[in-house]
RNA sequence: GGGUGGUUAGUUCAGUGGGAGAACGCUUCCCUGACACGGAAGAGGUCACAGGUUCGAACCCUGUACCACCCACCA
Numbered sequence: 001g002g003g004u005g006g007u008u009a010g011u012u013c014a015g016u017g018g019g020a021g022a023a024c025g026c027u028u029c030c031c032u033g034a035c036a037c038g039g040a041a042g043a044g045g046u047c048a049c050a051g052g053u054u055c056g057a058a059c060c061c062u063g064u065a066c067c068a069c070c071c072a073c074c075a
Base pairs, nucleotide, nucleotide: 001071002070003069004068005067006066007065010024011023012022013021018055026042027041028040029039030038048064049063050062051061052060
């Protein structure tokens, strides 16, 4: 330098055009003598960034950044 995949809640991930979600974690309450387990409720998101397409974008297109891998070149 070229290519492929990835970036969504604190963490690990799902969601491939119209409702932003799961598990774990966190907070409060119940339970207990207390803790753990269990039960109930809740908080937490500029969907990496910018632009475009569309009535409508996490999702499609372009560029940029970062991460991983493959190839090539130089030393």